Transfer RNA from a Thermoplasmatota archaeon, 72 nucleotides, folded computationally. Rfam family: tRNA. The coordinates come from a structure-prediction model, not an experiment, and the mean pLDDT is 84. Lineage of the source: Archaea > Methanobacteriati > Thermoplasmatota.

RNA sequence: GCCGCGGUGGCUUAGCGGCAUAGCGGCUGAUUCGUAAUCAGCAGGUCGGGAGUUCGAUCCUCCCCCGCGGCU
Numbered sequence: 001g002c003c004g005c006g007g008u009g010g011c012u013u014a015g016c017g018g019c020a021u022a023g024c025g026g027c028u029g030a031u032u033c034g035u036a037a038u039c040a041g042c043a044g045g046u047c048g049g050g051a052g053u054u055c056g057a058u059c060c061u062c063c064c065c066c067g068c069g070g071c072u
Base pairs, nucleotide, nucleotide: 001071002070003069004068005067006066007065010024011023012022018055026042027041028040029039030038048064049063050062051061052060
């Protein structure tokens, strides 16, 4: 330098054009003599950055950044 895959709450991740998910973790409550476990609820997200297409973009296109793998 070229090719491919990936970047989504603190962590791991789903989501192939219209509501952004789940688990763990956190907080509150219930339960318990108390803790753990369990149950219920809540908070937490510039969807890596920018531009474009579209009525509408996490999703499609382009450029850039970062990570992993391969080729030279």